[in-house]
Molecule: transfer RNA
Organism: Chloroflexota bacterium
RNA sequence: GGGGCUGUAGCUCAGCUGGGAGAGCGAUUGACUGGCAGUCAAUAGGUCGAGGGUUCGAGUCCCUCCAGCUCCA
Numbered sequence: 001g002g003g004g005c006u007g008u009a010g011c012u013c014a015g016c017u018g019g020g021a022g023a024g025c026g027a028u029u030g031a032c033u034g035g036c037a038g039u040c041a042a043u044a045g046g047u048c049g050a051g052g053g054u055u056c057g058a059g060u061c062c063c064u065c066c067a068g069c070u071c072c073a
Stems, first nucleotide, its partner, number of pairs: 001072007010025004019056001027043006049065005
């Protein structure tokens, strides 16, 4: 330098054919317990890597860029 893959909540990851942004773990609060642990319930938590384009509508399609991994040179 060129090709491929990945980027979504604090962490690990789903997200199908373009229309609801989610799960587990973690956090917080409450209940149970004398207390801890644990269990249960609820709540909070998001620039969907960045910018632009297409579209009535984009996490999803297109372009450019950034970061990580990997292959070739």